[in-house]
Context: one part of a larger RNA
RNA sequence: CGCAGGAUAUUUGCGGAGAUCAUUCCUUAGUACGAGAGGACCGGGAAUGACGCACCUCUGGUGUUCCAGUUGUCCCGCCUAGGGGCAUUGCUGGGUAGCUAUGUGCGGAAAGGAUAAGCGCUGAAAGCAUCUAAGUGCCAAGCCUUCUCCAAGAUAAGAUAUCCCCUUCUCCUUCGGGAGAACUGUAGGCAGGUUGUAGACUACGACCUUGAUAGGCCGGAAGUGUAAGUGUGGCGACACAUUGAGCGGACCGGUACUAAUCAGCCGUGAGG
Numbered sequence: 001c002g003c004a005g006g007a008u009a010u011u012u013g014c015g016g017a018g019a020u021c022a023u024u025c026c027u028u029a030g031u032a033c034g035a036g037a038g039g040a041c042c043g044g045g046a047a048u049g050a051c052g053c054a055c056c057u058c059u060g061g062u063g064u065u066c067c068a069g070u071u072g073u074c075c076c077g078c079c080u081a082g083g084g085g086c087a088u089u090g091c092u093g094g095g096u097a098g099c100u101a102u103g104u105g106c107g108g109a110a111a112g113g114a115u116a117a118g119c120g121c122u123g124a125a126a127g128c129a130u131c132u133a134a135g136u137g138c139c140a141a142g143c144c145u146u147c148u149c150c151a152a153g154a155u156a157a158g159a160u161a162u163c164c165c166c167u168u169c170u171c172c173u174u175c176g177g178g179a180g181a182a183c184u185g186u187a188g189g190c191a192g193g194u195u196g197u198a199g200a201c202u203a204c205g206a207c208c209u210u211g212a213u214a215g216g217c218c219g220g221a222a223g224u225g226u227a228a229g230u231g232u233g234g235c236g237a238c239a240c241a242u243u244g245a246g247c248g249g250a251c252c253g254g255u256a257c258u259a260a261u262c263a264g265c266c267g268u269g270a271g272g
Stems, first nucleotide, its partner, number of pairs: 001153001005165002007162005015150004021049007033038001051107005059101004066094005071087006111145003118138004166271001167182006183269001188266003192208005213259003216255005223247002229242005
C1' cells in the first nucleotide's frame, strides 16, 4: 500500500515445513517343521538404544561478589579490634533465581485410500489354456491422508462474532451520485513512560494514579553457617555464652514512599 466504511477479536486451510527409526527379552512353543542338529510364521506382552520436542520437581553443573574461610600488600581506624582496595572473582569451601544435561516428561500409536513388485477371480482374442484384452480383488517401512507447527499478499486477498464507532444544513443531479458551508475527530490505533519469565534492533506481553509496572520499604523463603559488641575461661593460640546468630542478587507475599505527569499525533462523519 492492497484486500470498496472503519475497528477489535475468533477462525477455515490453498499451500508449506517437520515427524515417519530400530533392537532385545518373555510368551505362543521347544509347538508346526525336521532322522537329528536345530527351530519358526501368525498373535500377545515388557523393556531398551539412538533421534526429536518441551521442562527444571528430582540428580548434578554454572551461578564475576549471596554467605563464609584465608594469604601477601596498601589504606581507614586510638587499636594485637573491626573494616575497605589490589592481586584471574586474589585463592578456597558452599550456593538462590535464571540458564542448563549427564536430569525429568513426552513422541514416532492406531487407522483409511490408491498403488509397486508379487499373488489371484472371472474371461475371450485362440471351442483348450491364460491374473488382462473388457471387468474385478489382495498386498509395502514407500505415495495421499491421518499426527505437530506455520499459514488469506491464497491479489481467487476467504469466513464468523460484536449490547464496538460515525452530523447538520444548502445547492446541483443523468437519481448512481457530485459540490459547498458549519460543526465534528468517534471506535480504535500510534507515540511517550514504568517494564517483562518477550527480546540483537524491531516485534510480542503487562501496566500507566479508577495504578502493584519497575525500584524502594516491610514480612517471609532459599543459601551461608553461630556476625559485631560484651561477658566468662585459658599464659596464649583460642574456646564457650549471648546465638541456628548475623548477613542475605535475581525467589514468594504485601505496601503508593519514588517513577509511570499533563498534553500530543493518526483515524472521520453510515460506506463504488
Molecule: large-subunit ribosomal RNA, domain VI
Organism: Kiritimatiellia bacterium